[in-house]
RNA sequence: UGUGUCCUUCGGGGUGUGGGUGAAAGUCCCAACCGGCGGUGAUGUAAGUUCUAGCUUACUAGCCCGCGACCUGCAAAGAGCAUUCUUUGUGGCUGAUUUGGUGAGAAACCAAAGCCGACGGUGAAAGUCCGGAUGGGAGAAGGAUUAG
Numbered sequence: 001u002g003u004g005u006c007c008u009u010c011g012g013g014g015u016g017u018g019g020g021u022g023a024a025a026g027u028c029c030c031a032a033c034c035g036g037c038g039g040u041g042a043u044g045u046a047a048g049u050u051c052u053a054g055c056u057u058a059c060u061a062g063c064c065c066g067c068g069a070c071c072u073g074c075a076a077a078g079a080g081c082a083u084u085c086u087u088u089g090u091g092g093c094u095g096a097u098u099u100g101g102u103g104a105g106a107a108a109c110c111a112a113a114g115c116c117g118a119c120g121g122u123g124a125a126a127g128u129c130c131g132g133a134u135g136g137g138a139g140a141a142g143g144a145u146u147a148g
Stems, first nucleotide, its partner, number of pairs: 001147001004145007015031001018030003032128002034117002036067004044059006062115002071092009097113005119131003
């Protein structure tokens, strides 16, 4: 420096009490609220350092790049009399941004206006309620051992 293996811990926010319609809505309409993980960071903020330029470190994007959850094809293994189910591996699918300003340069800064959000359930259509889920998980921190 962090290659491989293993272990431990951690790992998602938001409408119960704003209003309307209605027999019924936390689902519709108005209004409100929320933003996982890694990367990038013209830049901005903070700290350190330097005579200055600058340099170093930390933080900084829901809609820029990628990943994960849901769903699903194939393969293998396992369970079941069976329709099927479970696990592992490997693929697929998987949302949303513009305008103005500054500037050499804006996808990230400043301002404004927008937009997006799995599946099943429900007295009525759900990002926010209930459920699969005391699950899974991108990954984060620490430790053991190992490699260069």

This is a predicted structure of a 148-nucleotide RNA (FMN riboswitch aptamer (RFN element)) from Pontibacillus litoralis JSM 072002. The coordinates come from a structure-prediction model, not an experiment, and the mean pLDDT is 76. The model forms 100% of the base pairs in the Rfam consensus.